[in-house]
RNA sequence: CCGUUUCUUCAAGCGCCUGGCCCCGGCCAUCGACUCGAGAAGAUCGCGUCGCCGACCGGGGUGACGAGGAAGAGGGUUAUCGAGUACUCGGCGGAUGCCCUCUCGGCCCUUCCACGGCCGUGACGGUUCGGAGGAAAAGCCCCGGGCAACCGGGGUGACAGAGACCGGGCCGGAGUGGAAG
Numbered sequence: 001c002c003g004u005u006u007c008u009u010c011a012a013g014c015g016c017c018u019g020g021c022c023c024c025g026g027c028c029a030u031c032g033a034c035u036c037g038a039g040a041a042g043a044u045c046g047c048g049u050c051g052c053c054g055a056c057c058g059g060g061g062u063g064a065c066g067a068g069g070a071a072g073a074g075g076g077u078u079a080u081c082g083a084g085u086a087c088u089c090g091g092c093g094g095a096u097g098c099c100c101u102c103u104c105g106g107c108c109c110u111u112c113c114a115c116g117g118c119c120g121u122g123a124c125g126g127u128u129c130g131g132a133g134g135a136a137a138a139g140c141c142c143c144g145g146g147c148a149a150c151c152g153g154g155g156u157g158a159c160a161g162a163g164a165c166c167g168g169g170c171c172g173g174a175g176u177g178g179a180a181g
Stems, first nucleotide, its partner, number of pairs: 014093004019089001020062007031051004036046003065082003071103007104120005109181007124172008139156007
C1' cells in the first nucleotide's frame, strides 16, 4: 500500500432515562355475569368459564419545534433566540453562549519594541431607522412498520425573534513612549 472480516462512529438545541405518564402480556384476593351440580326454591352452597378497576411481576413506548452559535487553554455559570401551548412534565450528561485570567491573532498611518484601549479572523463600541436573506414543528393529505402505546417517511403548508451582514442618522473612540520611514 492492497484485499477480506468484525466492531465502533457518522450527535452539539444534542444525547440519555432509575421518576411520572401511556401500551401489551402474565398473575389475580375481592367484585360482577353466566353454565353446570346440590337444593322445595330464582334462598343458599360448590366446581368451572368469562369480564373489570387497582396492586404486583415482565416487556415496551414517550420524554423540546426549529433559528443562531467555535482562535487556544483554564476556571465560573440552571448558556442565546423566538415558534408553539403539548408531559415542550421531572431528571442526568454534554455543549459552539456569557463572565474572569493567560496565550495567540487583528485594529488604533506604515515597520519593529514596550505599555494601554477595543475586538476575534467578516477582528472599534453604543443607540436608532431601513434593507437583504430568511425556520421547523404544528395543521391537512398520503405511504410504511408495530397487537398497541407509538415510530419512520413523502407531499402540501402559513408564520418568528436574536445575533451577524448591508445602507443611513446620532454619540463616543479613532493612542502613549522609543527607533526607523